[in-house]
RNA sequence: GCCGGAGUAGCUUAGCUGGUUAUAGCGCAGGACUCAUAAUCCUGAGGUCGCGAGCUCAAAUCUCGCCUCCGGCA
Numbered sequence: 001g002c003c004g005g006a007g008u009a010g011c012u013u014a015g016c017u018g019g020u021u022a023u024a025g026c027g028c029a030g031g032a033c034u035c036a037u038a039a040u041c042c043u044g045a046g047g048u049c050g051c052g053a054g055c056u057c058a059a060a061u062c063u064c065g066c067c068u069c070c071g072g073c074a
Base pairs, nucleotide, nucleotide: 001073002072003071004070005069006068007067010026011025012024019057028044029043030042031041032040050066051065052064053063054062
């Protein structure tokens, strides 16, 4: 340099053929239970969906450029 894959909450991750509220687990905060802790249960907060632009009535999803990571070729 060329080709392919990946980027969604603190971490891991779902999200179908674009469709109206973006998921879950762990973690975190509060509460219940307990003499107390753990475990368990309930509730809650936390997201510019890597960045920018485009197409569209509508984009995490499609197109283009860029960035980062992984793999392959040279």